[in-house]
Context: one part of a larger RNA
Order: sequence, then C1' cells, then structure tokens
RNA sequence: CUCUCCUGAAGGAACUAGGCAAAAUAACUCUGUAAUUUCGAAAGAAAGAGUGGCUAUUAAAUUAUAUUUAAUAGCUGGCACAUAAAUGUGAGGUACGACUGUUUACUAAAAACACAGCACUUUGCUAACAUAAAAAUGGAUGUAUAAAGUGUGAUACCUGCUCAAUGCCAAACGUAUAAAAUUUUUGGUUUUACGAUCAAAAAUUAAACAUUGGUCAAUAGCGGCUGUAACUAUGACAGUCCUAAGGUAGCGAAAUACCUAGUCGGAUAAUUGCCGACGUGCAUGAAUGGUUUAACGAUACUUCAACUGUCUCCAGGAGAGACUCA
Repeated sequence: CUCUCCUGAAGGAACUAGGCAAAAUAACUCUGUAAUUUCGAAAGAAAGAGUGGCUAUUAAAUUAUAUUUAAUAGCUGGCACAUAAAUGUGAGGUACGACUGUUUACUAAAAACACAGCACUUUGCUAACAUAAAAAUGGAUGUAUAAAGUGUGAUACCUGCUCAAUGCCAAACGUAUAAAAUUUUUGGUUUUACGAUCAAAAAUUAAACAUUGGUCAAUAGCGGCUGUAACUAUGACAGUCCUAAGGUAGCGAAAUACCUAGUCGGAUAAUUGCCGACGUGCAUGAAUGGUUUAACGAUACUUCAACUGUCUCCAGGAGAGACUCA
C1' cells in the first nucleotide's frame, strides 16, 4: 500500500450527480395514534411507558400436590436487565401506473406487458375464426349471459365537432374484348348419311371499378387576416378569406414549453432542481382516452426529523495479503 472488520474529540450531509456506503431503528406487553378515505383502510401511523432476580396473595390452565402464565403488593443485585444473537428508520409533497401479478435465461424489473372493468366488430351452429396439400382437428362434447377479433385499461366525473380523404357496411345499377361457358345464325373441311371439327357474327353472364347513402370507443383531422370600449392596455363585439369541421369540457413551462434559469408565491443566508399558481399550449386535449383518485410500488424527483468517518480531517487498533530475508 491492498482487502475484511472495530473504535473515535467537536461538528453532523458541510461529502457527492445522488446520504452511494455506513450508522441509526428493531423483540414482547401496555398506552396512544393525524390528514385523507372507495369506510375496507391509512396503522406497527406518529409519539410514549414497562421489561433482571426473589417473596407473598389472587386468578386461570388439570381432580389435587408440584409447575407454568397473568395481575397486584413488597424485597433485592449490577455502570448497564428485550444485558448475547436474531429482530421495522420515520414523516411530508409530486409524477407515472389503480391494485397482486409478468418481462429482456447472460448489462434494462420499469412509467413497458398483463389485469378486472368499458366499448366496438364478427358469428345462428356443418358457426365465425385458426391449423392443414387434403382428409380432418381445434373452437366445443360449447350455442349469443356463448365463441372469436380489435382497442382502452380498477373506481369516480366525463368522453365535444368533422363522413371531405382512406377503410368498412348497405343499396341501386352504370361500365368492360375477363378466362371460360351457353344459345342462335352463316360459312369452310370431312362424311352416302347421322355426326365431328374449324372460323366469323350476334345475344346472355362476375367480383372489381364507378354511383348513392351510412359509419369515428373505424384509420384519421380539429384555421388565418383585419378593425373595435371616453388615459393606456385588453378586446365581450364586427368584417373578411378558406375548410369536411375549425380544439368543446378539462389539464397546462407538463415524462409534452424552443425562447427558458418564463413571471409570481412557498421552502433556503443563498436553489438552472422541488411544490403551488398564471397561460403568451414553438408543438395539450378527450377509449391513439381526458381529468381526478384512497390503497399499493426493490419505480422516478424533492423536503424534513433521526443518524452517522460521506465530509471538515484524518487518527488509532485487529486479522489476511503484498514486499524483504530464511
């Protein structure tokens, strides 16, 4: 010097990207327990008290003695009694996801997946759908309170406008050298004849496409410019252009905000972070769900208490290595 441990004056996160690591908490009995809440919870919330040994009384465990446990009263030893080991740190705010669960076997456990719930679509049974070349099998020894597909993702309050585009559904019927087929007619070849065959013309025929309508919890989309109120500013209001329709309720410098370290407030002596507001949303927004939300989380950010060698600032000790010699 390296590794594994132990101890430390005063301070106590000043360390650091970040309390990383360490320290601290801890058992049982009793007291006591806030906001909030889906009334279940939150909760071991928080915050406190007691605990060794001996004696007596009472009660229970068994019919009794003994024993054990509990309560009460007294006595007693130690610096220290849950005397060792084992054994919750706690509180507040926010984001995301409701939750338990699942996942990148070997760098990611999460806010990703799933989920109950919600909605739409398909399917009448030889079901739709899936596997398969076919036979067949699953669906299902089920039958629309069933089965399949798609999206969203507990609950609560809600889910606005647009069918122009793309898709899907329905209707009606316009169009076409469809492969092929059918009918009729004519001609050729062949045949004694029946027939066979070739060519041409006419007629009849599909979905698709086009037309009309519907449909957004289908794929998707959801504007400019100009003027205007008796200080100024702002613009309820007016005009105009375009559009299928011009973003409603909410939320909002957000996991979305470029400018930006926005502005104001809180917390600090001091904060590009955090929390609460504002809205001028570069480029929020309603099942690609919007906004809340108790409980939950080895999730992410942030504050406080406690605690400490993380640090001010290092010191001492134990063990094992390294190194030198043998």
Description:
Model confidence (mean pLDDT): 84 of 100. A computed fold for a 326-nucleotide part of an RNA from Mortierella alpina ATCC 32222, annotated as large-subunit ribosomal RNA, domain IV. The organism belongs to Mortierella alpina, within Eukaryota. Its Rfam family is "Bacterial large subunit ribosomal RNA". Gene Ontology terms of the family: ribosome and structural constituent of ribosome.